A computed fold for a 252-nucleotide part of an RNA from Ferruginibacter sp., annotated as large-subunit ribosomal RNA, domain VI.
The coordinates come from a structure-prediction model, not an experiment, and the mean pLDDT is 85.

[in-house]
Context: one part of a larger RNA
RNA sequence: CGCUAGUAAAUUGAGAGGAUAUGACUUUAGUACGAGAGGACCGAGUCGUACGUUCCGCUGGUGUAUCAGUUGUGCCGCCAGGUGCAAUGCUGAGUAGCUACGAACGGACAGGAUAAACGCUGAAAGCAUCUAAGCGUGAAACCUACCUCAAGAUGAGUUUACUUUUAAGGGUCGUCAGAGACUAUGACGUUGAUAGGCUACAGGUAUAAAGGUGGUAACAUCAAAGCCGAGUAGUACUAAUUGCCCGUUAGC
Repeated sequence: CGCUAGUAAAUUGAGAGGAUAUGACUUUAGUACGAGAGGACCGAGUCGUACGUUCCGCUGGUGUAUCAGUUGUGCCGCCAGGUGCAAUGCUGAGUAGCUACGAACGGACAGGAUAAACGCUGAAAGCAUCUAAGCGUGAAACCUACCUCAAGAUGAGUUUACUUUUAAGGGUCGUCAGAGACUAUGACGUUGAUAGGCUACAGGUAUAAAGGUGGUAACAUCAAAGCCGAGUAGUACUAAUUGCCCGUUAGC
C1' cells in the first nucleotide's frame, strides 16, 4: 500500500514446513518345524542408543558488579582498620540468569488407496487360467492422522464487539522486561506496584569493626555475627506530569 467506513479482538484452513529412526532382553516356546544338530513366524511386554522439543525443581558448570582468606607493594601521618595495583593479583565458595553432563516429553495408534506379490469367481479357448468384465489381501513409500506456520489464499474468507465524530482507536513521551543490535514485541503510567528506594523473607558467604572477658602470646569467646548483584512479597518515599499529533465526508 492492498483487502473499499474506521477500529479492537477471536478464528477457518487453501497451502507450506517438520517429524517418521533403531537395538537388545523377557515371554509366547525350547513350542511349530526337524532323525538330530538346531530353531522360528505371528502376538504381548520391558529397557536402551542416537536424534528432536521444552525446562532449571534435582545433579553439575559458569557466575571479572556477592562474601571470605591471603602474598608483594603504594597510599590513607603511625597502630588498628581500610583502599589502589599486580591476569578478577592469587585462592576457597556462590544467588539470579544462561546452561548440559541434569530433568520431562516425542516418533505412536488407526484409516484410505496402492506397488511387487498372493488370491476368489471367470470366459475368450466346453478344459485350464488372479483378468479380459467383476471382487479381495498386501509395504518405513503415497493420501490422511501428529506438531508448527498460514487469508498478499489479490480467490485478500468467517465471527464478535466498539465508534457514528476533534469518535472509537492509535502514536509521541515517560517507568520498564518474560523482549531486545536498532527497531519491533510485551507490562505499566497516579482510577498506579512499571522500575528504583525501603521493609520483611528466601538465598550466598562464614562469624565484621569497636569493645569486654580468658590467655605471656598466637588465638578463643560474647556472636547463626557482619556484609550482600540480578530472587519473592509488601509498601507510593522517588520517577512514570501536563500535553501534543494522527485518525472523520461511508461512492457508482